[in-house]
Context: one part of a larger RNA
RNA sequence: UGACGGGGGCCCGCACAAGCAGCGGAGCGUGUGGUUUAAUUCGAUGCAAAGCGAAGAACCUUACCUGGGCUUGACAUGUACAAAGUAAAAACCCGAAAGGGCAAUGACCUGUAAAAUCAGGAAUGUGCACAGGUGCUGCAUGGCUGUCGUUAGCUCGUGCCGUGAGGUGUUGGGUUAAGUCCCGCAACGAGCGCAACCCUCGUCCGAUGUUGCUUUCUCAUCGGAGACUGCCCUCUAAAAAGGGGAGGAAGGUGAGGAUGACGUCAAGUCAUCAUGGCCCUUACGCCCAGGGCUACACACACGCUACAAUGGGGUGCACAAUGGGUUGCUAAGCCGCGAGGUGGAGCCAAUCCCAUCAAAUCACCCCUCAGUUGGGAUUGCAGGCUGCAACUCGCCUGCAUGAACGUGGAGUUGCUAGUAACCGCAGGUCAGCACACUGCGGUGAAUACGUUCCCGGGCCUUGUACA
Numbered sequence: 001u002g003a004c005g006g007g008g009g010c011c012c013g014c015a016c017a018a019g020c021a022g023c024g025g026a027g028c029g030u031g032u033g034g035u036u037u038a039a040u041u042c043g044a045u046g047c048a049a050a051g052c053g054a055a056g057a058a059c060c061u062u063a064c065c066u067g068g069g070c071u072u073g074a075c076a077u078g079u080a081c082a083a084a085g086u087a088a089a090a091a092c093c094c095g096a097a098a099g100g101g102c103a104a105u106g107a108c109c110u111g112u113a114a115a116a117u118c119a120g121g122a123a124u125g126u127g128c129a130c131a132g133g134u135g136c137u138g139c140a141u142g143g144c145u146g147u148c149g150u151u152a153g154c155u156c157g158u159g160c161c162g163u164g165a166g167g168u169g170u171u172g173g174g175u176u177a178a179g180u181c182c183c184g185c186a187a188c189g190a191g192c193g194c195a196a197c198c199c200u201c202g203u204c205c206g207a208u209g210u211u212g213c214u215u216u217c218u219c220a221u222c223g224g225a226g227a228c229u230g231c232c233c234u235c236u237a238a239a240a241a242g243g244g245g246a247g248g249a250a251g252g253u254g255a256g257g258a259u260g261a262c263g264u265c266a267a268g269u270c271a272u273c274a275u276g277g278c279c280c281u282u283a284c285g286c287c288c289a290g291g292g293c294u295a296c297a298c299a300c301a302c303g304c305u306a307c308a309a310u311g312g313g314g315u316g317c318a319c320a321a322u323g324g325g326u327u328g329c330u331a332a333g334c335c336g337c338g339a340g341g342u343g344g345a346g347c348c349a350a351u352c353c354c355a356u357c358a359a360a361u362c363a364c365c366c367c368u369c370a371g372u373u374g375g376g377a378u379u380g381c382a383g384g385c386u387g388c389a390a391c392u393c394g395c396c397u398g399c400a401u402g403a404a405c406g407u408g409g410a411g412u413u414g415c416u417a418g419u420a421a422c423c424g425c426a427g428g429u430c431a432g433c434a435c436a437c438u439g440c441g442g443u444g445a446a447u448a449c450g451u452u453c454c455c456g457g458g459c460c461u462u463g464u465a466c467a
Stems, first nucleotide, its partner, number of pairs: 001467002003464003007461007015451002019415005026305008034296002042053002064291007073130001077129006092101003108121004132280002135278003141274002143269003146265001148263001153192006159168003172183003198257004203225007228251001231245004307408001311367006323354003328347002333342003374405001379400007421443007
């Protein structure tokens, strides 16, 4: 000087408390461990791994296993040789395919030219250099990322103090979300952070007006205004700030986002990529078929559905926003109980479609507290869709079947307002496959006395046999 203390003081945070909804018990989904397996590819492992890489494993992907094949190679560049051999397309044989074999047939482009010659190029073959490796090392690295933490800190120049390590500044008194600002002070200044500048939302004004609206408004696009403790009172140290008020759509950071200092964890990633070193080279490279990544005594994590009457079912009626669409979205009409089929209008989309664009909600009726008209797992049969192909291993529909489950131990998670909770919708990935993720709107709470305690953090101080 730091770090640490079941030392002290001050302060903050959904940290506790006050509340609301959960998880932990059940069934199922997904991930992980373990076990199994020919293989169940690899990585991630307290917080900060475990619906994570993966925004979507039937083949492909795919890296794994088994089997069948290739060896200048699936891919690149150079070079030497060769009249090329079946090269784009096509035929035959073996084969699961990859691959291998093969008769007849025989020169692609440009120039020259009588030409099948010559020159150059393309393509092919045979060699040689080399390619190739999701093989190892994230403790050799770059880049990117997580975390403390959007916490308020981390430093420098000159000066001063100290033999020196170093200190001072940055401590102190107030204050703030903030090393934010004020006052004081051997310090005076400065930098990276904080804040502001950026985006979205909320109010108003102006301009423009198709596909929107009907020439005001709404809406859309563009450009402005507005909020600054600016005004008043109070409190305080004539400070900074705090409390109250006016006006205002909005008030003291208006709400949300983006933005992540010096550094820490030899944190994560050699499997995005790049890259040093090491290793493989008829194989640790490459191609193909099938299988596996989907196994299942079990354990954990995150979710979905429930256990019902604030409910379930039936009928009727209403109200969104964000988005996506030409290899696409697909209307009306018709067929089917339905998944879906047919049909083909319109739309490169403020126009048409997904999409009556919603569902909770609301009105009426049934159920009457039961393992039930709750709950839907599981299983059987019959179908639909995608796709070469749904056995391993997809999703959906109809009928039948109807399991556990009666609110969950110790413990533990999220959340302070248009938030939690509940309700649906869209998108990316994608042929198909979403209970996940990312967005969007609808309905819409309760509680916060307070800082003793738990956890994490900041500042000062104190002790130390620690560095």
The part of an RNA shown here (small-subunit ribosomal RNA, 3' major domain) has 467 nucleotides and comes from a metagenome.
The coordinates come from a structure-prediction model, not an experiment, and the mean pLDDT is 82.
The full RNA is in RNAcentral, with records from SILVA.